Source information:
This is a predicted structure of a 499-nucleotide part of an RNA (small-subunit ribosomal RNA, 5' domain) from an uncultured bacterium.
[in-house]
Context: one part of a larger RNA
RNA sequence: GAUUGAACGCUGGCGGCAUGCCUUACACAUGCAAGUCGAACGGUAACAGGUCUUCGGAUGCUGACGAGUGGCGAACGGGUGAGUAAUACAUCGGAACGUGCCCGAGAGUGGGGGAUAACGAGGCGAAAGCUUUGCUAAUACCGCAUACGAUCUCAGGAUGAAAGCAGGGGACCGCAAGGCCUUGCGCUCACGGAGCGGCCGAUGGCAGAUUAGGUAGUUGGUGGGAUAAAAGCUUACCAAGCCGACGAUCUGUAGCUGGUCUGAGAGGACGACCAGCCACACUGGGACUGAGACACGGCCCAGACUCCUACGGGAGGCAGCAGUGGGGAAUUUUCCGCAAUGGGCGAAAGCCUGACGGAGCAACGCCGCGUGAGGGAGGAAGGUCUUUGGAUUGUAAACCUCUUUUCUCAAGGAAGAAGUUCUGACGGUACUUGAGGAAUCAGCCUCGGCUAACUCCGUGCCAGCAGCCGCGGUAAUACGGGGGAGGCAAGCGUUAUCC
Numbered sequence: 001g002a003u004u005g006a007a008c009g010c011u012g013g014c015g016g017c018a019u020g021c022c023u024u025a026c027a028c029a030u031g032c033a034a035g036u037c038g039a040a041c042g043g044u045a046a047c048a049g050g051u052c053u054u055c056g057g058a059u060g061c062u063g064a065c066g067a068g069u070g071g072c073g074a075a076c077g078g079g080u081g082a083g084u085a086a087u088a089c090a091u092c093g094g095a096a097c098g099u100g101c102c103c104g105a106g107a108g109u110g111g112g113g114g115a116u117a118a119c120g121a122g123g124c125g126a127a128a129g130c131u132u133u134g135c136u137a138a139u140a141c142c143g144c145a146u147a148c149g150a151u152c153u154c155a156g157g158a159u160g161a162a163a164g165c166a167g168g169g170g171a172c173c174g175c176a177a178g179g180c181c182u183u184g185c186g187c188u189c190a191c192g193g194a195g196c197g198g199c200c201g202a203u204g205g206c207a208g209a210u211u212a213g214g215u216a217g218u219u220g221g222u223g224g225g226a227u228a229a230a231a232g233c234u235u236a237c238c239a240a241g242c243c244g245a246c247g248a249u250c251u252g253u254a255g256c257u258g259g260u261c262u263g264a265g266a267g268g269a270c271g272a273c274c275a276g277c278c279a280c281a282c283u284g285g286g287a288c289u290g291a292g293a294c295a296c297g298g299c300c301c302a303g304a305c306u307c308c309u310a311c312g313g314g315a316g317g318c319a320g321c322a323g324u325g326g327g328g329a330a331u332u333u334u335c336c337g338c339a340a341u342g343g344g345c346g347a348a349a350g351c352c353u354g355a356c357g358g359a360g361c362a363a364c365g366c367c368g369c370g371u372g373a374g375g376g377a378g379g380a381a382g383g384u385c386u387u388u389g390g391a392u393u394g395u396a397a398a399c400c401u402c403u404u405u406u407c408u409c410a411a412g413g414a415a416g417a418a419g420u421u422c423u424g425a426c427g428g429u430a431c432u433u434g435a436g437g438a439a440u441c442a443g444c445c446u447c448g449g450c451u452a453a454c455u456c457c458g459u460g461c462c463a464g465c466a467g468c469c470g471c472g473g474u475a476a477u478a479c480g481g482g483g484g485a486g487g488c489a490a491g492c493g494u495u496a497u498c499c
Base pairs, nucleotide, nucleotide: 001499004496006495007494008493009492010491013369014368015367016366017365019362020361021327026325027324028323030322031321032320035072036071037070040069041068043065044064047063048062049061050059051058052057079280080279081278089204090203091202092201093200094199097197098196099195102193103192104191106189107188108187109186110144112142113141119134120133121132122131123130124129150159151158152157164185165184166183167182168181169180172179173178206252207251208250213243214242215241218240219239220238221237222236223235224234225233255277256276257275258274259270260269261268262267282303283302284301285300286299305316306315307314308313333359335358336357337356341355342353343352344351345350372402373401374400375399382393383392384391385390407436408435409434443488444487445486446485447484448469449468450467454483455482456481457480458479464471465470
């Protein structure tokens, strides 16, 4: 000199864009952060409409829809950096794999069955919740048939599937519902693709030898098992290997990268925000479901902690967004909205979305603007210094003429214009026009040398200053105050950090 997710002191007008728990991966009150589909299903708790009515009400008939069955989603999005020195990351390769939704093309979608929740009746419990019995539906579940592909195979053969719903409609059938036809959306089997994911190898990027030996599923083989898949991944047996001064093992530290800061570069330091990958979700372990998890707002077990309890038993997990306590030098609102972008579900309308878009707070940072412009010498008054002549503050002020960036135009009332299928949180905000008036707006640090900027008074090795050298003991340009000056400026200094 440059830098910062900064903090502290003094000061503080506005706007734009960014950023904001670096410390206790400490504990969390409260609210919200993942739902959706009635065009899968039986239905009708609430609301509205219709119909009937003995005017009490009845009726799923309709719009819709609580709870329930079922489907898809909840594995994304959001947070954090504890762990991890390699099961990670970056780059370059590889072969033995999986894949819901999406795309392309192929085959099919026939015929049956038994249950169960909701609901009704009853029981237990303080609650969480549990239970007996009876009824019922499906795109829930299970057989049968069929099998282009597929799988297995002793090559003969064997095994294995599905589900309907909605819109429209001429004839025909049917008492009716409807059948039937057709279109759309689905469903089943297999093939290919895209994107995504799992796996393997090489190379690279920390420190310590006051860590020199480490390793028994260890290294390799065979048989069995497991997996979507290669493999000691696992198991039985056999062999005795494998790694290591080109640093194994152990210990310490640490998420990695694109990048960021600095530097002429080489390099050094860092990894906040944004983006990619990884890991984690109170601590440890485990699997279930599923295309996908060993799953932040799922389950089970153990542990610590907190809460409720009728003492028998239960409930919980903010490293989501706000917010609270605590820790700390230190880090924001328990805000608005789904209008935009994106995501989930849905045929759609739409619903949900603390992702996101915005507003709020903070000079925390960067950038821009303003605090007036031109004229004005009797160089006024006052202050300070003085050799008492004057010098300086100083064109500075007053005063004259302008301009209006910024600022203000309130509450309340009135009028006009525009708009016509609806839709803007921000927001009556930005922006535009008009009116007013220089009006509303400057501080901080320094002045011995380094280093730009000097004098007076006070103090008297005291009080104090200080980055280094060093100042102060009676004439201190170095301490404190005044005047003046220098530097930067809505900031200026100090401390810390790194180059």
The coordinates come from a structure-prediction model, not an experiment, and the mean pLDDT is 84.